[in-house]
RNA sequence: GGCGGCGUGCCUAACACAUGCAAGUCGAACGCUCUACGCAAGUAGAGAGUGGCGGACGGGUGAGGAACACGUGGGUAUCUGCCUUUCGGUGAGGAAUACCGGCGAGAAAUCGCCGACAAUACCGCAUAUCCUUCUUUCGGGAAGGAAAGUCGCAAGACGCCGGGAGAUGAGCCUGCGCCCGAUUAGCUGGUUGGUGGGGUAAUGGCCUACCAAAGCGACGAUCGGUAGCUGGUCUGAGAGGACGAUCAGCCACACUGGGAUUGAGAACGGCCCAGACUCCUACGGGGGGCAGCAGUGAGGAAUUUUCGUCAAUGGCCGAAAGGCUGAACGAGCAACGCCGCGUGCAGGAAGAAGGUCUUCGGAUCGUAAACUGCUUUUCUCUGGGACGAGAACGGACGGUACCAGAGGAAGAAGCCCCGGCUAACUACGUGCCAGCAGCCGCGGUAAUACGUAGGGGGCGAGCGUUGUCCGGAUUUAUUGGGCGUAAAGGGCGCGUAGGCGGUUUCUUAAGUUUGAAGUGACAGUGGGUGGCUUAACUACCCAAGGCCUUUGAAAACUGGGGAACUUGAGGACCAGAGAGGGACAUAGAAUUCCGGGUGGAGUGGUGAAAUGCGUAGAUAUCCGGAGGAAUACCAAGGGCGAAGGCAGUGUCCUGGAGGGUGACUGACGCUGAGGCGCGAAAGCUAGGGGAGCGAACAGGAUUAGAUACCCUGGUAGUCCUAGCCGUAAACGAUGACCACUAGAUGUGCGGGGUAUCGACCCCUCGCGUGUCGGAGCAAACGUUUGAAGUGGUCCGCCUGGGGAGUACGGUCGCAAGAUUAAAACUCAAAGGAAUUGACGGGGACCCGCACAAGCAGCGGAGCGUGUGGUUUAAUUCGAAGCGACGCGAAGAACCUUACCAAGGUUUGACAUUCAGUAGACCAUCAUGGAAACAUGACUCUCUUCGGAGCUGCUGAACAGGUGCUGCAUGGCUGUCGUCAGCUCGUGCCGUGAGGUGUUGGGUUAAGUCCCGCAACGAGCGCAACCCCUAUCGUCGGUUACAAGUGUCCGGCGAGACUGCCCCGAUCAACGAGGAGGAAGGUGGGGAUGACGUCAAGUCAGCACGGCCCUUACAUCUUGGGCGACACACACGCUACAAUGGCCGGAAACAACGGGAAGCCAACCCGCGAGGGGGAGCCAAGCCCAGCAAACCCGGUCUCAGUUCAGAUUGCAGGCUGCAACCCGCCUGCAUGAAGGUGGAGUUGCUAGUAACCGUGAGUCAGCACAUCACGGUGAAUACGUUCCCGGGUCUUGUACACACCGCCCGUCACACCACGAAAGUCGGCAACCCCUGAAGCCGCCGGGCUAACCCGCAAGGGAGGCAGGCGUCGAGGGUGGGGUCGGUGAUUGGGGUGAAGUCGUAACAAGGUAGCCGUA
Repeated sequence: GGCGGCGUGCCUAACACAUGCAAGUCGAACGCUCUACGCAAGUAGAGAGUGGCGGACGGGUGAGGAACACGUGGGUAUCUGCCUUUCGGUGAGGAAUACCGGCGAGAAAUCGCCGACAAUACCGCAUAUCCUUCUUUCGGGAAGGAAAGUCGCAAGACGCCGGGAGAUGAGCCUGCGCCCGAUUAGCUGGUUGGUGGGGUAAUGGCCUACCAAAGCGACGAUCGGUAGCUGGUCUGAGAGGACGAUCAGCCACACUGGGAUUGAGAACGGCCCAGACUCCUACGGGGGGCAGCAGUGAGGAAUUUUCGUCAAUGGCCGAAAGGCUGAACGAGCAACGCCGCGUGCAGGAAGAAGGUCUUCGGAUCGUAAACUGCUUUUCUCUGGGACGAGAACGGACGGUACCAGAGGAAGAAGCCCCGGCUAACUACGUGCCAGCAGCCGCGGUAAUACGUAGGGGGCGAGCGUUGUCCGGAUUUAUUGGGCGUAAAGGGCGCGUAGGCGGUUUCUUAAGUUUGAAGUGACAGUGGGUGGCUUAACUACCCAAGGCCUUUGAAAACUGGGGAACUUGAGGACCAGAGAGGGACAUAGAAUUCCGGGUGGAGUGGUGAAAUGCGUAGAUAUCCGGAGGAAUACCAAGGGCGAAGGCAGUGUCCUGGAGGGUGACUGACGCUGAGGCGCGAAAGCUAGGGGAGCGAACAGGAUUAGAUACCCUGGUAGUCCUAGCCGUAAACGAUGACCACUAGAUGUGCGGGGUAUCGACCCCUCGCGUGUCGGAGCAAACGUUUGAAGUGGUCCGCCUGGGGAGUACGGUCGCAAGAUUAAAACUCAAAGGAAUUGACGGGGACCCGCACAAGCAGCGGAGCGUGUGGUUUAAUUCGAAGCGACGCGAAGAACCUUACCAAGGUUUGACAUUCAGUAGACCAUCAUGGAAACAUGACUCUCUUCGGAGCUGCUGAACAGGUGCUGCAUGGCUGUCGUCAGCUCGUGCCGUGAGGUGUUGGGUUAAGUCCCGCAACGAGCGCAACCCCUAUCGUCGGUUACAAGUGUCCGGCGAGACUGCCCCGAUCAACGAGGAGGAAGGUGGGGAUGACGUCAAGUCAGCACGGCCCUUACAUCUUGGGCGACACACACGCUACAAUGGCCGGAAACAACGGGAAGCCAACCCGCGAGGGGGAGCCAAGCCCAGCAAACCCGGUCUCAGUUCAGAUUGCAGGCUGCAACCCGCCUGCAUGAAGGUGGAGUUGCUAGUAACCGUGAGUCAGCACAUCACGGUGAAUACGUUCCCGGGUCUUGUACACACCGCCCGUCACACCACGAAAGUCGGCAACCCCUGAAGCCGCCGGGCUAACCCGCAAGGGAGGCAGGCGUCGAGGGUGGGGUCGGUGAUUGGGGUGAAGUCGUAACAAGGUAGCCGUA
């Protein structure tokens, strides 16, 4: 959420079910009773019962079952009611019984006894085509075995009995196909077969007795788990994979288990028994089975009406009429699916209103709407009205489909999405919140990703989500994958089964190919044609359907059989090589120990030490002896072995390989699941042995610690014998075997050739072992005849990371443990190779005041300034390692000023505009006030008379903000760094990232230049061009100069280019020396800062996006603060003194600069700061300023806290300024602190530099120890590049890429999760021993009971039967000990996960002790 058609609808609890219905029918099989009508005969009907047929079909469900259950193809030892066809028969008798009647029991269900009666019910007899048994002379014979009648006047019809055939259905057997697990490997006692017997419709251990000892299994038995099977359905290009709803075939089941009976056939709506559950009950006893149709409860995410009709199709009964039929046909409910239709069509721009966005112009929703015209599918109403019904009657659906008429745009649109994948974008809100999310990932103030809105996209009576299956996924690889390093080759061999197999020929026909026949049900699928208006749906036809069966044909290949061959394989013989293996023997050197001698203080060890040893004589040295282990040189990517591994020498035993010969065998071969053997080191058992080394352990060091690395000792062990273990990074990380596919060059062994007297050399063949390399292969690295190439055969192994090679189970082991080997859970990766960077306690080369060599400092003191911290009403803000800290600030008393307190203003202190209103505003005056300000007084101009200007007020726009964000930005700046680098075009190389160029050899300050080179060129940087300076020339020259034009100033020019000589060098670049020159190799200095890095700095210089404030975060004023002060740091000044202080003298000698609200002369006053004064100067002119100081000369001080040093403080003054209290500078007098050269550490500087000395300027009213400039005096040292720091180039390693301030490991602590173990405990399942044992079949008994038949006159007897009893079997139950699976379990174990926990630093760089594997 409008309509119609066709389908589909408990996937869960095979859980429990109220109620109704779902299987009856036949009077033409039979008797009886009742009802209606009738006088009656009788007619019509109803009922229970006997009898017949049917309740074995139809309908439901999928629990069980891994099986001849199913599918497919065969087979036969069998049965088959009704049906078809055919042959024959149907004669004559008998005894019962239900219903019913009587009596009785019971609550009921139901039952008992007695009595009567019928049949197509039952029983004898006769007959027998036929069947069974016996017999047979095989012709046959004997015995036994049938039947039913009803209707009709009749004809006849329907039945009945026994056979034959058919059809249909069923039973049984069988080949092949049919899920998972080997952490299920052995299973089986009626088991396998035989004989006899029984049983069945029928074969058969189906059952039984006896006999034999078999049968199944790695081609997977047994056991466990799961499952109805199929036609088919979904998906897929296919091969496959998954599934088995509806429809159709088969099977199984009917509350659970067992059992028989009837019957042609067996049990959903039959029976018996047991059990669980449930209902009734009078408590004695009874009833029940929806997995039929509806329906109820429950379960569940979830699945419908207690409907109509037998009209059609079909079923059962009946002769029929007909009855029954929840089968079926229909209707109802559900957008659950598929299909079809509609919700209108055309015109309509003022592009309406409104919404949204906006760059404010507009854009968009949008011809969309309104409005005008039209149509009526659908809808509503009215009328007509079916097919389905093949002679007649008969329609649930249904007054439905359909048709006609009328009405009226009328009643009918939603859902999802819009970051990429993936079609579709903006605004606002939110601010790692709320939320989204399929994957990647969005959200921390500008979110196309959240929420809302507008717009857009998709689909449409639907849309989206979730779940499941297939696909994509060649990601289990048959088609169609892999295993050197990504996961993956078994540690190695021998060999069983199996798989595969050389050449020739004959044969066979199993495989193979092919013809024909059968089969592969229907439906479905593909194609065609037709029927519903179309489609979905449906009818018919054709095709396909890979399997199977039967029967022909072919003979190449594979297989089987026969014959042969020699090249594969093996054997024989010959000459050689070798640490191949085992046993025994033996040699020398060395270490250690013991004995003796000499000797006399140390030795040993380390980065440095110490422990240790030594005057009881060590170490050292000499002689003698003992013992064990290992074998220097030869020795080599040399040899041998299958691998592990093997090394002095000799002897014995023994395995294998290579070469040569080509006489022998004749495919004997290759591989190899299981199996067997070998198998380093460590480890284990027992016994030996023990020199050296050396886990554990002890001590000494190191260290924050040091259970380590280093040192001194030292036990197991290492060695031998015997036996275990069975693993290693057991590696070439590369299985074995065969064939083929360019070469080059070593080496070991053997052969041939050439040559030689001979040995070499050289050429060549084979085998082994290395290096390089073309094609090919490979993701790349690489590999390349010993393949990782091209092919073949066989084996092993892999399928994301972690959990985990772990748990459980099994096997092996003395143990340690080995082997086989999961899951839960968790992650969105883990990993390989290569690239570019970065980094390294990696390497090589080079540079820099980087170190070193020097000089002067800082760090200690006092003071100044800045910062942190603290304090405060405020101490405004920013700057933060270098690259913040005398920085922004080139100068805070007010101002500045942004901060604080108090007092004011609100269109505002400042800009623009409009409307209204007033006429002023300003200035001045008065009052209040700290001022700002408030109040009051005074008070317009022009005019064309419309108005304009100016100002105030009111209102509206707006102003204003040093409020936030430098992580939204522009601009500017710092830094690496004036380091030599950073790139591009084209070409070339590489799959690519990328490389080359730019690397290399030289050289340079330099990617500077030269040479070489798959590169050739180019750009930004370097250098040069620009400025100052050093020399000279020339021109001009004021205010410079006494003068000339020498100094000086300005302009122009010259000069320097490795140009010249010599040496070195590739005779290149360039380097070393020299000449000349004022200057020499960029002469000195400055300006100039590549691509980029640091989210570096600045929103407070300016600008600017966004956000925030708007009687305040704006603005004005007064005062305060930015100047505080226990402290800490940074940068400076002044000193600590004699290279000095002080006094005096010589007029000692500069440069750059500045000056009009200015610089200020002479002169006068003052000790001085300064004051007065007024000349000159807009300045090469006058003034600051006669400019200097250090310096030089003379004197004094004499090593002291001083005649050093000057802080601090007192008093008195000066200057600037509205104003020096907080809070300026200067002067005089007085005061006279710390300080005696500064710890660890640290800074600057390579020449006119450092150091020392003064001068000027900017800012500025005033204030300079700061800053920026200027000159004066004027050094020391550099061997050198090992080290520290920074940088550049190449190379190497890397687990780093936020790039080492990286990454990252383990314990512990905390939280959560899943799992294992565990004393136990609870349950499921299937077996086993024993006991018990229902129903029932079978067997035996059957003394009780007994109509039919037989004998008998009868009584009675017989045959047969029944009850009952006993026995075998037997569901279930019980006892018991085991098996197996699962739940739970105190506690315990490891594992996983979790923004900022603890301890250390193991790994990645030589990771700071190379790392890793096995073992203790």